[in-house]
Overview
A computed fold for a 71-nucleotide RNA from Cubaia aphrodite, annotated as transfer RNA. The RNAcentral record of the sequence draws on ENA. It matches the Rfam family "tRNA". Gene Ontology term of the family: triplet codon-amino acid adaptor activity.
RNA sequence: AGCAAAGUAAACUAACGGUAAGUUACUAGGCUCAUACCCUAGAUAUAAAAGUUCAAUUCUUUUCUUUGCUA
Numbered sequence: 001a002g003c004a005a006a007g008u009a010a011a012c013u014a015a016c017g018g019u020a021a022g023u024u025a026c027u028a029g030g031c032u033c034a035u036a037c038c039c040u041a042g043a044u045a046u047a048a049a050a051g052u053u054c055a056a057u058u059c060u061u062u063u064c065u066u067u068g069c070u071a
Base pairs, nucleotide, nucleotide: 001070002069003068004067005066006065007064010024011023012022013021018054026042027041028040029039030038047063048062049061050060051059
């Protein structure tokens, strides 16, 4: 320099164009003499900007970041 892939909560993963789900972690309450385990509840997300559409994580374009391959 060229090509390809990926970007979703603190971490790891889901989601035929139709209410963004789950596990761990975190917080609060319950349980306990106390901590842990366990039970219940809660908060935290679609890389950025445009476009198409009644409706976009999903489709299109550009940019950014990361990874891989080639030279």